[in-house]
RNA sequence: CGGGCUGUAGGAUAACGGCAGUCCACACCCUUGGGGUGGGUGCAGUCCGGGUUCAAUUCCCGGCAGCCCGA
Numbered sequence: 001c002g003g004g005c006u007g008u009a010g011g012a013u014a015a016c017g018g019c020a021g022u023c024c025a026c027a028c029c030c031u032u033g034g035g036g037u038g039g040g041u042g043c044a045g046u047c048c049g050g051g052u053u054c055a056a057u058u059c060c061c062g063g064c065a066g067c068c069c070g071a
């Protein structure tokens, strides 16, 4: 320098173009003599900027970051 793949709560992982879910973690409550386990409730997210569309996590373009391949 060229090409490919990936990017979603604190972590991991889903989502035909049509309400962004699940698990763990975290906070509170119940349960216990206390803790753990168990149960309930809650908090928190689409890498960035454009385009297409009635509607974009999803499709298109550009950028950024990570990984891989080539030179």
Base pairs, nucleotide, nucleotide: 001070002069003068004067005066006065007064010024011023012022013021018054026042027041028040029039030038047063048062049061050060051059

Transfer RNA from a Pseudomonadota bacterium, 71 nucleotides, folded computationally. Model confidence (mean pLDDT): 83 of 100. Rfam family: tRNA. Lineage of the source: Bacteria > Pseudomonadati > Pseudomonadota.